Background: The RNA shown here (transfer RNA) has 73 nucleotides and comes from an Erysipelotrichaceae bacterium. Lineage of the source: Bacteria > Bacillati > Erysipelotrichia > Erysipelotrichales > Erysipelotrichaceae. It matches the Rfam family "tRNA". From the family's description: Transfer RNA (tRNA) molecules are approximately 80 nucleotides in length. The family's RNA type in Rfam is transfer RNA.
RNA sequence: GCCGGAUUGGCGUAAUUGGCAGCGCAACUGAUUUGUAAUCAGUGGGUUGGGGGUUCGAGUCCCUUAUCCGGCA
Numbered sequence: 001g002c003c004g005g006a007u008u009g010g011c012g013u014a015a016u017u018g019g020c021a022g023c024g025c026a027a028c029u030g031a032u033u034u035g036u037a038a039u040c041a042g043u044g045g046g047u048u049g050g051g052g053g054u055u056c057g058a059g060u061c062c063c064u065u066a067u068c069c070g071g072c073a
């Protein structure tokens, strides 16, 4: 330099053919307990890496860009 893949809450990840962004862990609150842990119930937290485009509608499609990983040279 060329090709491919990954990027989604604090962490790990899902999302079928474009149609309300979910789950687990963690955090917080409450219940239970003499207290802690465990258990149960609940709450908050995401501009889906950045920018632009297509579309009634984009995590998903297109362009560009950043970082990381792999392959080729």
Stems, first nucleotide, its partner, number of pairs: 001072007010025004019056001027043005049065005
The sequence was found in a public genome assembly. Its mean pLDDT, the model's own confidence on a scale to 100, is 81.